[in-house]
Molecule: RNase P RNA; transfer RNA
Organism: Acidimicrobiia bacterium
RNA sequence: CGAGUCCGGGAGACGGCCGCGGCCGCGAGGCCGAGGAAAGUCCGGACUCCACAGGGCACGGUGCUGGCUAACGGCCAGGCGGGGCGACCCGACGGACAGUGCAACAGAGAGCAGACCGCCGAUGGGCUUCGGCCACAGGCAAGGGUGAAACGGUGGUGUAAGAGACCACCAGCGCCUCGGGUGACCGGGACGGCUCUGUAAACCCCACCGGGAGCAAGGCCAAGCAGGGACAGGGUGGCCCGCCCGUCACGUCCCAGGUGGGCCGCUCAGAUAGAUGGCCGUCCUCGACAGAAUCCGGCUUACACCCGGACUCGGCGC
RNA sequence: GCCGGGGUAGCUCAGACGGUAGAGCAGCUCACUCGUAAUGAGCAGGUCGUCGGUUCAAGUCCGAUCCCCGGCUCCA
Numbered sequence: 001c002g003a004g005u006c007c008g009g010g011a012g013a014c015g016g017c018c019g020c021g022g023c024c025g026c027g028a029g030g031c032c033g034a035g036g037a038a039a040g041u042c043c044g045g046a047c048u049c050c051a052c053a054g055g056g057c058a059c060g061g062u063g064c065u066g067g068c069u070a071a072c073g074g075c076c077a078g079g080c081g082g083g084g085c086g087a088c089c090c091g092a093c094g095g096a097c098a099g100u101g102c103a104a105c106a107g108a109g110a111g112c113a114g115a116c117c118g119c120c121g122a123u124g125g126g127c128u129u130c131g132g133c134c135a136c137a138g139g140c141a142a143g144g145g146u147g148a149a150a151c152g153g154u155g156g157u158g159u160a161a162g163a164g165a166c167c168a169c170c171a172g173c174g175c176c177u178c179g180g181g182u183g184a185c186c187g188g189g190a191c192g193g194c195u196c197u198g199u200a201a202a203c204c205c206c207a208c209c210g211g212g213a214g215c216a217a218g219g220c221c222a223a224g225c226a227g228g229g230a231c232a233g234g235g236u237g238g239c240c241c242g243c244c245c246g247u248c249a250c251g252u253c254c255c256a257g258g259u260g261g262g263c264c265g266c267u268c269a270g271a272u273a274g275a276u277g278g279c280c281g282u283c284c285u286c287g288a289c290a291g292a293a294u295c296c297g298g299c300u301u302a303c304a305c306c307c308g309g310a311c312u313c314g315g316c317g318c
Numbered sequence: 319g320c321c322g323g324g325g326u327a328g329c330u331c332a333g334a335c336g337g338u339a340g341a342g343c344a345g346c347u348c349a350c351u352c353g354u355a356a357u358g359a360g361c362a363g364g365u366c367g368u369c370g371g372u373u374c375a376a377g378u379c380c381g382a383u384c385c386c387c388g389g390c391u392c393c394a
Base pairs, nucleotide, nucleotide: 001314002313003312004311005310006309007308008307009306010305012283013282014281015280016279017278018277020033021032022031023030024029035289039300040299042298043297044296045295046294047214048213049212050211059210060209061208062207063206064078065077066076067075068074079093080091081090082089083088094205095204099203100202101199102198103197116144117143118140119139120138123137124136125134126133127132152170153169154168155167156166157165171195173192174191176189177188178187179186180185218264219263220262221261227255228254229253230252231251233250234248235247236246237245238244257393258392284287319390320389321388322387323386324385325384328343329342330341331340337374345361346360347359348358349357367383368382369381370380371379
């Protein structure tokens, strides 16, 4: 100098004039007034109402380990896997020897599979010029071919041809053991059958979590109208209790009717038709995405440009 | 503001159980008719709203995003 990675911050500044919402003040006037995402409503909580003995089933969610937190699907650190030369980035990352399902098309064969091409034809049969040849029964799975996937890889022994049939090394699995770590896991050693398909963002199994609804929740006041029906329950009466019968309409729901007001909830922005704007001047890098509506903690998505810090790779110079 | 449902051919809708997407109407061609309609036969027409992921394979399963539709006052 160029290319790049990660973390953090800002989101035009200042002055003048006019205007908007809230509060204070008799008044002049004074003070305060959108965001990093206020967004999507994807998670978690506070708060409110309803329901509720406890537990289970069902349903939904989360899913490596340790910690943080009111809680979380969030954050931090670590492990493992994948990508990048690297700084670093990404990962719904429990279980496929609990069980069930699915694997289209192609292909001979697709789940303890299979023989199309191919190889062999040692043994048994026939012929023979005794070199061998032919056909069938049969043997094989090395090579070809199909597929996303064909039941370990390489080399050798062996054989008629072959094959973990056997052997060595490697990969992977299971089990035992030693050491390190809180743990996920990592490193070493010994043994075993010789090899086990994929899919759980398919059902499912395991562990943990979850009662439902949402501020148009809910509470109070005022105005106005017209009641009717259903019901496990509750009050009350007939009976001493219960069953049963009736009643009240306390509660829930449905139909019909009335209202379309105010206050609280509601906030050091705090409306209830909803306030943040416009013009001028100076400066710079010439300004994006976008605007609260009960309140917080996160995630995700949108976003012009600028600043600071740490680091990586390449080139050049000293 | 809060809560639900949906997006598949020109239109209205199936398919939602992963295996390569259909029906009716409309369109085009042919037949029938003097001609038209009706009828019959055939044909064409699809980024399954968009992007990404899981999987051998996605309209279907999962996540994100865009658009459309519906419901929710209080009294009693």